[in-house]
């Protein structure tokens, strides 16, 4: 110092629901709130999942339908990268 099991102390995060904001929507943000979580720190790189305002099909046109990320999600997975505690 590495790697595998497995307690402990400390600190953290904080999901469902709810307030209040932003937003075309998915969703975020900030309070309450804890279901869980050793990376539930970070980075949308690759795959999944959500959304479709703008674009596009279609239609005489509008509606409606459908296709599309450049919007999102790292608490859906994998990948880079940081890290706390450490008996035996």
């Nucleotide at each position: 110092a590495u790697a595998a099991a497995u307690a402990u102390u400390u600190a953290g995060c904080a999901a469902a629901c709810u307030c209040a904001u932003c937003c075309a929507a998915a969703g975020g943000u900030g309070g309450g709130g804890a279901c869980g979580c050793a990376a539930a720190g970070c980075u949308a790189u690759g795959g999944g999942u959500c959304u479709a305002a703008g674009g596009g099909a279609c239609u005489u046109u509008a509606u409606a339908u459908c296709c599309u990320a450049u919007g999102a999600u790292u608490g859906c997975c994998a990948a880079g990268u940081u890290g706390c505690c450490g008996a035996u």

A computed fold for an 88-nucleotide RNA from Pelosinus fermentans, annotated as c-di-GMP-I riboswitch aptamer. Model confidence (mean pLDDT): 80 of 100. The sequence is in RNAcentral, with records from ENA and Ribocentre.